Transfer RNA from Pseudobacteriovorax antillogorgiicola, 74 nucleotides, folded computationally.
Its mean pLDDT, the model's own confidence on a scale to 100, is 82.
The source organism's lineage runs through Bacteria, Pseudomonadati, Oligoflexia, Oligoflexales and Pseudobacteriovorax.

RNA sequence: GGGGAUAUAGCUCAGCUGGUUAGAGCACCUGCCUUACAAGCAGGGGGUCUCCUGUUCGAAUCAGGAUAUCCCCA
Numbered sequence: 001g002g003g004g005a006u007a008u009a010g011c012u013c014a015g016c017u018g019g020u021u022a023g024a025g026c027a028c029c030u031g032c033c034u035u036a037c038a039a040g041c042a043g044g045g046g047g048u049c050u051c052c053u054g055u056u057c058g059a060a061u062c063a064g065g066a067u068a069u070c071c072c073c074a
Stems, first nucleotide, its partner, number of pairs: 001073007010026004019057001028044005050066005
């Protein structure tokens, strides 16, 4: 230098064919339970979906560019 993959909650990921509220597990907070802790049960908070631009009535999802990480080729 060329090609490819990945980027969504604190962490690991789903969501792939644009459309009703952006979700799961773990973690965190509150309550119950316990002498207390853990476990368990009930409830709750947390995301401008890496960034910019575009297409569209509507974008995590489509198009272009940028950035970061990883892999392959040279």